[in-house]
RNA sequence: GCGCCUAUAGCUCAGCCUGGUAGAGCAGUUGCCUUUUAAGCAAACGGUCGAGGGUUCGAAUCCCCCUGGGCGCA
Numbered sequence: 001g002c003g004c005c006u007a008u009a010g011c012u013c014a015g016c017c018u019g020g021u022a023g024a025g026c027a028g029u030u031g032c033c034u035u036u037u038a039a040g041c042a043a044a045c046g047g048u049c050g051a052g053g054g055u056u057c058g059a060a061u062c063c064c065c066c067u068g069g070g071c072g073c074a
Stems, first nucleotide, its partner, number of pairs: 001073007010026004020057001029043004050066001052064003
């Protein structure tokens, strides 16, 4: 230098192919239960979907470009 994979909640990930209200588990918070803790149950909370631009009525999703991480070729 070229190619491929990857980036979504505090953490681990799904959703992307096929555009249409952003989700799960764990952690944390509150309540119930318990002598207490743990476990269990319930609820709420938690996100500019890595940055910028484009297409579109509408983009996490499609296109361009940049950045971080990983792998391969040279």